[in-house]
RNA sequence: AACUUAUCAAGAGAGACUGAGGGACAGGCCCUGUGAAGUCCAGCAACCAUCAUUUUUAUGAGAGGUGCUAAUUCCUGCAGGGUGUUUUUCAUUCUGAGAGAUAAGAA
Numbered sequence: 001a002a003c004u005u006a007u008c009a010a011g012a013g014a015g016a017c018u019g020a021g022g023g024a025c026a027g028g029c030c031c032u033g034u035g036a037a038g039u040c041c042a043g044c045a046a047c048c049a050u051c052a053u054u055u056u057u058a059u060g061a062g063a064g065g066u067g068c069u070a071a072u073u074c075c076u077g078c079a080g081g082g083u084g085u086u087u088u089u090c091a092u093u094c095u096g097a098g099a100g101a102u103a104a105g106a107a
Base pairs, nucleotide, nucleotide: 003105004104005103006102007101008100013041015040016039017038021031022030023029025077026076027075028074042069043068044067047065048064050061051060052059053058073099078096079095080094081093082092083091084090
């Protein structure tokens, strides 16, 4: 890198160092010297693991392994439906898929 399952509308920093980029990709639209990315600290959550109880499936506790801390996964990217105008187009909205992220697993 590829596969399987689950989740993705909630939550979380006017901290320190440092110094220009960042939001996966494309198109938009944004954030950023009133300090991006990164490191440390702090915090949030509770997937796995641990412990307790238990109607053996759940509940609870603390936080060991991860993760996360602008905007719904920032929005749209493919297919179908609804509504408005209608020949088409266009606008808007809904559903599903795809892509992506994270966790756990398998090879």
A computed fold for a 107-nucleotide RNA from Planococcus koreensis, annotated as SAM riboswitch aptamer (S box leader). The prediction has a mean pLDDT of 82. Its Rfam family is "SAM riboswitch aptamer (S box leader)". Gene Ontology term of the family: regulation of gene expression.